[in-house]
RNA sequence: GCGCCUGUAGCUCAGCGGACAGAGCAUCGGCCUCCGAAGCCGAGGGUCAGGAGUUCAAAUCUCCUCAGGCGCG
Numbered sequence: 001g002c003g004c005c006u007g008u009a010g011c012u013c014a015g016c017g018g019a020c021a022g023a024g025c026a027u028c029g030g031c032c033u034c035c036g037a038a039g040c041c042g043a044g045g046g047u048c049a050g051g052a053g054u055u056c057a058a059a060u061c062u063c064c065u066c067a068g069g070c071g072c073g
Base pairs, nucleotide, nucleotide: 001072002071003070004069005068006067007066010025011024012023013022018056027043028042029041030040031039049065050064051063052062053061
C1' cells in the first nucleotide's frame, strides 16, 4: 500500500429496512436472613465509533473517515 472482518449499556453479545434498540453478567433498591451469600422481584444505564447519502422509514443498505483484528505484498 491492497483486500477482508469487527465497532450496539460498565463488560460479553443478540438484533429480516418498520414495535419504546434487547439479553446475560455487573450496579442500585426491595423481599428473604440474626447478618451475609444464594434465590426471587423491580429499577437505572445507549449520540447503535464519527460524518454524509439512499429511502416514507436506517443499528441494518451505499460512500468517506477513525479505531481494532486477520491476510497478501